SAM riboswitch aptamer (S box leader) from Cohnella nanjingensis, 115 nucleotides, folded computationally. The sequence is in RNAcentral, with records from Rfam.
[in-house]
RNA sequence: AUCUUAUCAAGAGCAGGCGGAGGGACUAGCCCGAUGAAGCCCGGCAACCGGCGUCGCAUGACGCACGGUGCUAAUUCUUGCGAGAACGUUUAUGCGACGUUUCGGGAGAUGAGAG
Repeated sequence: AUCUUAUCAAGAGCAGGCGGAGGGACUAGCCCGAUGAAGCCCGGCAACCGGCGUCGCAUGACGCACGGUGCUAAUUCUUGCGAGAACGUUUAUGCGACGUUUCGGGAGAUGAGAG
């Protein structure tokens, strides 16, 4: 790299330090950024795995946050494929297309496991 599985609507610095221009995976949008991006450190959030404790043991549940990750603008910022319904735009009308909305899928991210 690949496969399996769980989760992805909550939470986390409105004066922290270093750093200096980029960043939000990709597409198309739309945003964030010198009133300072990425990255590193510190702080914080959460509780996936381990650990510990309680429920007599196991299973499991709950708790702590000690160890291993993770996360810390916007729903995984929206979107990319398919389906349903209603409304709107376009049309003389219908079909169709587009937009809004709902569901599913894809893609992606993270944990745990496999290999």
The coordinates come from a structure-prediction model, not an experiment, and the mean pLDDT is 82. The source organism's lineage runs through Bacteria, Bacillati, Bacillota, Paenibacillaceae and Cohnella.